About this RNA:
The part of an RNA shown here (large-subunit ribosomal RNA, domain I) has 561 nucleotides and comes from a Phycisphaerae bacterium. Its mean pLDDT, the model's own confidence on a scale to 100, is 83. NCBI's taxonomy places the organism under Bacteria, Pseudomonadati, Planctomycetota, Phycisphaerae. The RNAcentral record of the full RNA draws on ENA.
[in-house]
Context: one part of a larger RNA
C1' cells in the first nucleotide's frame, strides 16, 4: 500500500408525489383611455422585510342582495390592541375616495420633481363699509390639433386672415386575428443578371370584435347559373417559366351559412335661400325613384285595410313590459359491527342509495363521514340576448302613349408600369401615373388581339348580418401531454438574482409529519458546534428533516504484498 466484507460519513441518483406548466375542444369577453388608462413612482399595517389588497377615508369606506360563525390577506408565527348574532370577516352588484409620475394636457425637467397665472374660501393688518394690502394653505382652472355655433375685426372699400367665447370630438396603451400604403436580402437556380425567396419579413397608417367583401357593366356557352365569404374538389390541371429553378389558377361540382337584400344622384312635384340681366343660374329642404329594360309624365282598366308586412346589423327608426341567459347562491339519497393497525377508507359479517358508483379530501384504498355529483331551484341590483305582449311604422297592380330621366375628364385610346396562372407575349381583363378624349337609350360593357353574327350584362354613388380568422384575457371539460436537469425561462423573492455602458441577456432552489406533538429536563463540551440520556411519535422522519443508488472517505474485519 492493496483486495474482499461490513456497518457508518458524504452525496442526492432513483422510486413515489404535485402546488406548476403544455396540448385540444366549447362557451364567454374581445377592449382600456382628458370622468386621466396601460405602466410605474410613493406611501398606506399595534410592532411590518417582500408579496398581495389599497391611496392621505390608504390590507380599506358607503349602499343593495347572498351567506351565518367566528375574524383583523400572505411568507409566518408571537405579543398586544380591536371587530362580531345590532349579522362581521367573506362571496356578488352599485356607489365613494383614488397621493405623484405617464397620452399627461399651465410652463420647464435629469418621469414620479421644480416654478407660475387667474377665480375663490380660510387667516392677518386697514377702514363706519363697499373695498385695499399682505403672507401661507385648500379647492377650481390655465396644453395642441380638428369640427360647429356665435361675437369682433387688419393691409384694404365690401370681405377675408386674425383674434375671443360657448359646444363638441381627438391625443395614449393593447396579444393575435383584419385592411392599407411603404418593403428587402440571405436562399434557391448546385455559378449569375431576368427569375425565386416573397408581396415573405420588417417599417407606417387605420379598424373592429370580427376585418375585408358583397346584390353582376359576373360567369357560361348556344344549355344555363344567378351577390359576397370560407371549405372540399376541380388540381399540381389550364397556363406561366433564362420553358431552368421553380410559380399556378379559374369555371363546374359538393357543402357551411342564409325566410338577405338594400339606400341614393337623375326625370317630375311642392318649398325655401342666394345672385344678378326679373326671369335665368346656383343652392338647401321633403317628397319621388332604383332597373335591363327600368323610372318619371299623360290617358285607361281592375283591386284595396276585419288583411298583409316590418322594428335594434344595412334596408326610416324610438320606447317600455314580460321571459331566457351571465355576474353571488339553496336544496340535494343511503353505514353499522367487528379484526388488524398509531390512524380505518383495508379484511370479514351484514344492510342501504342510485336521474347521485365524475372528482377531491378524511391518520392507508370511501357510492352511503366532509366537499361535491345527478337532478331542482334562486336576484335588490348589473350586463347581455332573442323579438313574445303592448307601442309604433310601412303597403297595389295591369295595358297603351309620350322620348323628360338614367352616376364625364369617366369608358375608350396612347405611353409608362402594376395586378392576375399570364415574365410583353397574338395579351383580352382589372388598377393607376402623364397625354387625348366618346356615346348617352335608335344607348353602352363584356365573351382573351381584331372583325361579324349571336349570347350576356348596365360601369362611371353608396350600405350590408351569418358563415370565415385570430386569443392578450375569463370560464368550463378532456389528455396513449411532463412530474422538479422533465414541464412555461419561472411549481421556490422570476423576468427575480446575477452580467452589459446599453440595446437586451437572464438562473438555481419542490417533499419533518396525520398532527409541531419542532424535543422539558439531566449529561459530555470551548458552554459555540455537535453529541449522550429521558421525553413526543408508527417510526427517529429532528427543520443540513420522504426514500436515500454510485462515485468519494475514514473505521473495524479477512486476506494478499
Nucleotide at each position: 500500500g492493496g483486495u474482499g466484507c461490513a456497518g457508518g460519513g458524504u452525496g442526492g441518483a432513483u422510486g413515489c408525489c404535485u402546488a406548476g406548466g403544455c396540448g385540444u375542444c366549447g362557451a364567454g369577453a374581445g377592449g382600456c383611455g382628458a370622468u386621466g388608462a396601460a405602466g410605474g413612482a410613493c406611501g398606506u399595517g399595534g410592532u411590518a422585510g417582500g408579496c398581495u389588497g389599497c391611496g392621505a377615508u390608504a390590507a380599506g369606506c358607503c349602499c343593495c342582495g347572498g351567506g351565518g360563525a367566528g375574524u383583523g390577506g400572505u411568507c409566518a408565527a408571537a405579543c398586544g390592541c380591536g371587530c362580531u348574532u345590532u349579522g362581521a370577516u367573506c362571496c356578488g352588484g352599485g356607489g365613494a375616495u383614488g397621493u405623484c409620475c405617464g397620452a399627461a394636457u399651465c410652463g420647464g425637467g435629469a418621469a414620479a420633481c421644480c416654478g407660475g397665472g387667474c377665480g375663490u374660501c380660510a387667516c392677518u393688518g386697514g377702514g363706519c363699509a363697499a373695498c385695499c394690502a399682505g403672507a401661507u394653505g385648500g379647492c377650481g382652472u390655465c396644453a395642441u390639433c380638428c369640427g360647429c355655433g356665435g361675437g369682433u375685426g387688419a393691409a384694404u372699400g365690401c370681405a377675408u386672415a386674425g383674434c375671443c367665447c360657448g359646444u363638441g370630438g381627438a391625443g395614449g396603451c393593447c396579444a393575435a386575428c383584419c385592411c392599407a400604403g411603404g418593403g428587402a436580402a440571405c436562399u434557391g437556380a448546385a455559378a449569375c443578371a431576368u427569375c425565386u425567396c416573397a408581396g415573405u419579413a420588417c417599417c407606417u397608417g387605420g379598424a373592429g370584435g370580427a376585418a375585408a367583401g358583397g346584390a353582376a357593366a359576373u360567369c357560361a356557352a348556344c344549355c344555363g347559373a344567378g351577390a359576397c365569404u370560407c371549405c372540399g374538389u376541380g388540381a399540381g390541371u389550364a397556363g406561366c417559366g433564362g420553358c431552368g429553378a421553380g410559380c399556378g389558377a379559374a369555371a363546374g361540382c359538393g357543402g357551411a351559412u342564409a325566410u338577405a337584400g338594400c339606400c341614393c344622384a337623375a326625370a317630375c312635384c311642392g318649398g325655401g335661400g342666394u345672385g344678378c340681366u326679373u326671369g335665368c343660374a346656383c343652392u338647401c329642404c321633403g317628397g319621388g325613384g332604383u332597373u335591363g329594360u327600368g323610372g318619371g309624365c299623360c290617358c285607361c282598366u281592375c283591386a284595396u285595410a276585419u288583411g298583409g308586412g316590418a322594428g335594434u346589423u344595412a334596408c326610416a327608426a324610438a320606447g317600455g313590459c314580460a321571459u331566457c341567459g351571465u355576474c353571488a347562491g339553496u336544496c340535494g339519497a343511503a353505514c353499522g359491527g367487528u379484526c388488524u393497525g398509531g390512524a380505518a377508507a383495508g379484511g370479514c359479517c351484514g344492510g342501504g342509495c342510485a336521474c347521485a358508483g365524475a372528482g377531491g379530501g378524511u391518520g392507508a384504498c370511501a357510492c352511503c363521514c366532509c366537499c361535491g355529483u345527478a337532478g331542482a331551484c334562486a336576484a335588490a341590483g348589473a350586463c347581455g340576448a332573442a323579438g313574445g305582449c303592448c307601442c309604433u311604422c310601412c303597403c297595389g297592380a295591369g295595358g297603351g302613349g309620350u322620348a323628360c330621366c338614367a352616376g364625364a375628364g369617366u369608358a375608350g385610346c396612347g405611353u409608362a408600369g402594376a395586378g392576375c396562372u399570364c415574365g410583353u407575349g397574338g395579351a383580352a381583363c382589372u388598377c393607376u401615373g402623364c397625354g387625348u378624349g366618346a356615346a348617352g337609350c335608335c344607348g353602352g360593357g363584356u365573351g382573351g388581339c381584331c372583325c361579324a353574327c349571336c349570347a350576356u350584362c348596365c360601369a362611371a354613388g353608396g350600405c350590408u348580418a351569418a358563415g370565415u380568422a385570430c386569443u392578450a384575457c375569463u370560464c368550463g371539460a378532456c389528455g396513449a401531454c411532463c412530474g422538479a436537469u422533465a414541464g412555461c425561462g419561472c411549481a421556490c423573492a422570476a423576468g427575480u438574482a446575477a452580467g452589459g455602458c446599453g440595446a437586451c441577456u437572464g438562473a438555481a432552489u419542490g417533499g419533518u409529519g396525520a398532527a409541531a406533538a419542532g424535543a422539558a429536563c439531566c449529561c459530555c463540551u470551548u458552554c459555540c458546534a455537535g453529541g449522550g440520556g429521558a421525553g413526543u411519535g408508527a417510526a427517529a422522519a429532528g427543520u443540513a428533516c420522504c426514500u436515500g443508488a454510485a462515485a468519494c472517505c475514514a473505521u473495524g474485519u479477512a486476506c494478499c504484498u